[in-house]
Context: one part of a larger RNA
RNA sequence: UGACGGGGGCCCGCACAAGCGGUGGAGCAUGUGGUUUAAUUCGACGCAACGCGAAGAACCUUACCAGGGCUUGACAUCCCCGGAACUCCUCCGAAAGGAGGGGGUGCCCGCAAGGGAGCCGGGAGACAGGUGGUGCAUGGCUGUCGUCAGCUCGUGUCGUGAGAUGUUGGGUUAAGUCCCGCAACGAGCGCAACCCUCGCCCUUUGUUGCCAUCAGGUCAUGCUGGGCACUCUAAGGGAACUGCCGGCGUCAAGCCGGAGGAAGGUGGGGACGACGUCAAGUCAUCAUGCCCCUUACGCCCUGGGCUACACACGUGCUACAAUGGCCGGUACAGAGGGAUGCGAGACCGCGAGGUGGAGCUAACCCCAAAAAGCCGGCCUAAGUUCAGAUUGCAGGCUGCAACUCGCCUGCAUGAAGUAGGAAUCGCUAGUAAUCGCGCAUCAGCACGGCGCGGUGAAUACGUUCCCGGGCCUUGUA
Numbered sequence: 001u002g003a004c005g006g007g008g009g010c011c012c013g014c015a016c017a018a019g020c021g022g023u024g025g026a027g028c029a030u031g032u033g034g035u036u037u038a039a040u041u042c043g044a045c046g047c048a049a050c051g052c053g054a055a056g057a058a059c060c061u062u063a064c065c066a067g068g069g070c071u072u073g074a075c076a077u078c079c080c081c082g083g084a085a086c087u088c089c090u091c092c093g094a095a096a097g098g099a100g101g102g103g104g105u106g107c108c109c110g111c112a113a114g115g116g117a118g119c120c121g122g123g124a125g126a127c128a129g130g131u132g133g134u135g136c137a138u139g140g141c142u143g144u145c146g147u148c149a150g151c152u153c154g155u156g157u158c159g160u161g162a163g164a165u166g167u168u169g170g171g172u173u174a175a176g177u178c179c180c181g182c183a184a185c186g187a188g189c190g191c192a193a194c195c196c197u198c199g200c201c202c203u204u205u206g207u208u209g210c211c212a213u214c215a216g217g218u219c220a221u222g223c224u225g226g227g228c229a230c231u232c233u234a235a236g237g238g239a240a241c242u243g244c245c246g247g248c249g250u251c252a253a254g255c256c257g258g259a260g261g262a263a264g265g266u267g268g269g270g271a272c273g274a275c276g277u278c279a280a281g282u283c284a285u286c287a288u289g290c291c292c293c294u295u296a297c298g299c300c301c302u303g304g305g306c307u308a309c310a311c312a313c314g315u316g317c318u319a320c321a322a323u324g325g326c327c328g329g330u331a332c333a334g335a336g337g338g339a340u341g342c343g344a345g346a347c348c349g350c351g352a353g354g355u356g357g358a359g360c361u362a363a364c365c366c367c368a369a370a371a372a373g374c375c376g377g378c379c380u381a382a383g384u385u386c387a388g389a390u391u392g393c394a395g396g397c398u399g400c401a402a403c404u405c406g407c408c409u410g411c412a413u414g415a416a417g418u419a420g421g422a423a424u425c426g427c428u429a430g431u432a433a434u435c436g437c438g439c440a441u442c443a444g445c446a447c448g449g450c451g452c453g454g455u456g457a458a459u460a461c462g463u464u465c466c467c468g469g470g471c472c473u474u475g476u477a
Base pairs, nucleotide, nucleotide: 003476004475005474007473008472009471010470011469012468013467015463016462019427020426021425022424023423026318027317028316029315030314031313032312033311034309035308042053043052064304065303066302067301068300069299070298073127077126078125079123080122081121082120083119086103087102088101089100090099091098092097107116108115109114129293130292132291133290134289138287139286140282141281142280143278145276150189151188152187153186154185155184156165157164158163169180170179171178195270196269197268198267200238201237202236203235204234206232209228210227214225215224216223241264244258245257246256247255248254320420324379325378326377327376328375329374330373336367337366338365341360342359346355347354348353386417391412392411393410394409395408396407397406433455434454435453436452437451438450439449
C1' cells in the first nucleotide's frame, strides 16, 4: 500500500422483510454424475458446469467401436508419362474398393507434324493430412465480480523511503453526479449524453386504410368509380430543460410539493461493461509455438454407438381438478416466414393426411385457426366425464432407408398423482401469473431457444438479521 475481521460508522442491490407464483413429492422430457458397454466420441464442474458447446445424432453429421478397404493418399503446390473433357457396359463385393472392356473429340497457336491452357488417369518424391497432446507456451473470442463507482496520470507539495496528497472532509446524486471547502491545480479511462426502439404532435407519402364525403352495385363485403381526411405505412422534424411557481437548503448543488403537458425530473426498454480479478473457459469454430503419428494417431465405406439403465442430481413439461373438465355457438392481436417455397376455394378421409391446383417474386396471395375470453348446455366431489403415463392394434407423413432410433392420427388400455420433508428459486408493473401465435436450425423431428402480442395482479412497515457490493475509519505479519 493492500487484503482480512463472528471491529466501528455511512450507503446501496428482489439481499432480507412484505407479497404472488414455483422447485424439492408424482409421471414424462431433457442435461449431468455413476454404472454398463466392442463403443456409449470430446469438452463444460460452486456462484459463473449440468434444455451448456448442440439454432435439429435414423445414414450423413461423427470426432467413438467392429469389420472391409486405400496409400502421393478425400484436399494444396511442383516434376515426368499417357489420355484431352466426358460417357456406357461386364464380373467380385454390403458398400468402399478391386479387375476388365467399349464409345468419344471441344478451345488457343499451327498448312501439317506437333505444341499449349484446362481436365482425367498412371508414376517418383518433396510433401499433404491428424477433432492426436499441451488453454499453465499463445492470439482471438467469451464468462464473472458488475452497470458495481470506480481505476489512474501530469505537474506541484509532503515523506530518507515504500508511498501519501489530489480521490479525504460537509452536503447531494442512480453515479468520483454536482456544489462547497481544502497543498493542491488540472487531465485521462469509466458515469451521463450522443445511437436504436416504444409513448404525443406536425410535415411529406399514398394500388394499405376510409362511406368520413359523393356516385354505382350486392344476400353480404372498400366490392367498383372516386378521394387521402382519419387509421396506418415509413422518412424527416418538434417536444422535457428542474424550464415555471411555492417551500426547504450555506444566497449552492439539490430535495419536497404544484401548474401546464402525451410524457416528467436518468419517461419505459435496448445497445454500450473502466484499471483489473479468477495461470476462469475455449488448441473441437478459427489461428498458432512446441511435442507426437505418418502403409498409419491420416483417408474411404458398411453396420453399430453417441438413444445403454439398479441408481443420484440439475433444468423443464403435464397434472393432482369445479375461478375446473367436456360439447355447441361467437369475438378481438402482434411480430414473423414463404417460388426446386407458402399453398386458398373445392372434393375424399372420423382423423393425421390425400387429390387438385387459384393466387402470391408478396402492406396486395398464402401459412392463419389466435388462445385464454364471452353466450348456452352437461358433469356434482368421485381417483371421477380429473389426470394422462404405459401397452395392444390399425393407419398417415418425411426420407435410399424409421428394427436398433423419427414425428403425427384413430380405436382400445388407462398407471403414479388428492398440493409435495429438510431445504430452495423467480419476480417491484403492464412486471409476476396466465393464454395462445411466430421464427431460426431443419427432408423429417421442440416440453428447449429466440421473439410476439392477449388478459393482468399482490406487496414493499422497514434495514436488526442472511448474501453480494461501495466509501471512510480501526486492529493485524